[in-house]
């Protein structure tokens, strides 16, 4: 000087894995300006009836809370492995 091993930083690629957000599912959740059903009560018809429709219940919506799972985006000196580049040992 070069080949080979062996360690040590930097970097990029994979894989996971952790957070974040979305989506999925569950619950909550409108005096009126959301439906359904509409007690009372009110128009309305001579009557039969009929109309709009408040409370109340249901079923949401906008928005909220909860769950682990699948997906999909992001994020980061988390992990493993591969590659380059340096740097040092040995032969």
């Nucleotide at each position: 000087a070069g080949c080979g091993u062996g360690g040590g930083c930097u970097c990029a690629g994979a894989c996971g894995g952790c957070g974040u957000c979305a989506u999925g599912u569950u619950c909550c959740g409108a005096a009126c300006c959301u439906g359904g059903u509409c007690a009372g009560g009110u128009c309305u018809u001579g009557a039969c009836g009929g109309a709009a429709g408040c409370a109340g219940c249901c079923a949401u919506a906008a928005g909220g809370g909860g769950c682990c799972g699948c997906u999909g985006a992001c994020g980061a000196g988390c992990g493993u492995c591969u590659g380059a580049g340096c740097c040092c040992a040995c032969c």